About this RNA
A computed fold for a 362-nucleotide RNA from a Planctomycetota bacterium, annotated as Bacterial RNase P class A. NCBI's taxonomy places the organism under Bacteria, Pseudomonadati, Planctomycetota. Its Rfam family is "Bacterial RNase P class A". Rfam's curators write: Ribonuclease P (RNase P) is a ubiquitous endoribonuclease, found in archaea, bacteria and eukarya as well as chloroplasts and mitochondria.
[in-house]
RNA sequence: CGAGCAAGACGCGCGGCCGCUCUGCAGGGCGUGAGCCCGGCAGGGAGGAAAGUCCGAGCUCCGCAGGGCAGGAAGCCCGGUAACGCCGGGGGGAAGCGAUUCCCGGAAAGUGCCACAGAAAACAUACCGCCCGCUUCGGCGGGUAAGGGUGAAAAGGCGGGGUAAGAGCCCACCGCUCUCCGGGUAACCGGAGAGGCACGGCAAACCCCUUCCGGAGGGAGGCCAAAUAAGGGAGGAGAGGCGGCCCGUCUCAUUCGACUCCCGGGUAGGCCGUACGACCGCCGCGGCAACGCGGCGGCUAGAGAGAUGGCCGCGGCCCGCUUCGGCGGGUACAGAACUCGGCUUACAGUCUUGCUCUUUAU
Numbered sequence: 001c002g003a004g005c006a007a008g009a010c011g012c013g014c015g016g017c018c019g020c021u022c023u024g025c026a027g028g029g030c031g032u033g034a035g036c037c038c039g040g041c042a043g044g045g046a047g048g049a050a051a052g053u054c055c056g057a058g059c060u061c062c063g064c065a066g067g068g069c070a071g072g073a074a075g076c077c078c079g080g081u082a083a084c085g086c087c088g089g090g091g092g093g094a095a096g097c098g099a100u101u102c103c104c105g106g107a108a109a110g111u112g113c114c115a116c117a118g119a120a121a122a123c124a125u126a127c128c129g130c131c132c133g134c135u136u137c138g139g140c141g142g143g144u145a146a147g148g149g150u151g152a153a154a155a156g157g158c159g160g161g162g163u164a165a166g167a168g169c170c171c172a173c174c175g176c177u178c179u180c181c182g183g184g185u186a187a188c189c190g191g192a193g194a195g196g197c198a199c200g201g202c203a204a205a206c207c208c209c210u211u212c213c214g215g216a217g218g219g220a221g222g223c224c225a226a227a228u229a230a231g232g233g234a235g236g237a238g239a240g241g242c243g244g245c246c247c248g249u250c251u252c253a254u255u256c257g258a259c260u261c262c263c264g265g266g267u268a269g270g271c272c273g274u275a276c277g278a279c280c281g282c283c284g285c286g287g288c289a290a291c292g293c294g295g296c297g298g299c300u301a302g303a304g305a306g307a308u309g310g311c312c313g314c315g316g317c318c319c320g321c322u323u324c325g326g327c328g329g330g331u332a333c334a335g336a337a338c339u340c341g342g343c344u345u346a347c348a349g350u351c352u353u354g355c356u357c358u359u360u361a362u
Base pairs, nucleotide, nucleotide: 002357003356004355005354006353007352008351009350010349012315013314014313015312016311017310018309020045021044022043023042024041025040027038028037029036030035047333051344052343054342055341056340057339058338059217060216061215062214071213072212073211074210075209076090077089078088079087080086091104092103093102094101095100105208106207110206111205112202113201114200127148128147129144130143131142132141133140134139156174157173159171160170161169175197176195177194178193179192180191181190182189183188221272222271223270224269231263232262233261234260235259238252239251240250241249242248279298280297281296282295283294284293285292286291316331317330318329319328320327321326
C1' cells in the first nucleotide's frame, strides 16, 4: 500500500459592508399619565441530528381507600442509570477464514394455521422403487419406509448388525429427555448414568407465565391586576339631575338600605413558567466496561407570528470543460420554541484511533 471490521471527531475558513433578534449601559423627542417613537455603544444568537415524536423521565394540573376484570407494553443472565424498550459485560444460536455482525420467555396446557407441489404438513398416510405371494403376464394382494421424487419444511442423524426386503428391530457414536455430580452470582457449561425416542414449523396467530403501566400536557399551569356582575363587611339619611348659588322641581332611597368606602371576583394587559442544569470541559482515583466518586475551571440562544440573514473579496473541497494558462458551476442533510436521557431516520465530504485477513493488492 490492498481488501475489510468497529469506534470517535468535524461537518466550510478568514476579512469587509449592510441588516435581524435578545440583554446590558447611557441618551433624545412626544405625552398630565400608562406609555409611544428615534437613533448610539458593548455583548450573546441553531444542530449532530434542532427532525420523527418511538421509548424513558423531570416539572405542572386533574383524578385516586383497597382489590379484581378488561386493555397495553416488556421478555436469556448479571450489572449501569433518576428511569427506560437505552447502554456495558457475559451466555446460547446463526453468518463470516477473521476482526465482527445479527437474533433471544414458553410449541412434551390447549385451540388454530402451514399457499403451490406432494401419498402425506403431523389425525393419518404411500407416487416411483425394493421384497414376498398369486397371475389370464395386463396386473392384483400383502410387507416396507432404507433409496428416488415433491416441497421453505417430511416423522431423530450416521455407521454396523439384522432381514425376504426393511425398520431404534438391536448395537456404538452424535442429538434429545430425565436423574445425579462438579464449575459459575446467574444465563449456562462440563462430566457420569438411565431411557429406544415420547418432541416438524409458526406465539409480529389466539394463548400461557413473569414484571410493569391513572389521564392530559408548556397556549401545561401559577402570580399580579384597569373594567364589570353576583356576593360579603363598615358607614349611612340622604344622594343625584336642571342651576353660578338659594328657592323650586324631577328621579332614586329611608322594614326589602339610595349613596360612599373596603373586600371579593379576574376581563384587557403584564410577569413567571423559560435557561445553574440527572449541565459542559479537563485532571485524578475505582471499575474489563457502561458508569461512579473527588478536585479545578466554565456559563451556554431564548422570540411571541416568531431573530440567527444578504452581498462582496480571498482561500479550501467537489464536478464539468480545457489551447493546461485557466474558465464555469456547486459546497450535504436540515433548522430551536419547557427541559433532559435514549432510539430511529436523513446527510456532500474530511480526519483520527484500534483491529482483522497474511498472499489477499503492488
It is recorded under the gene name rnpB.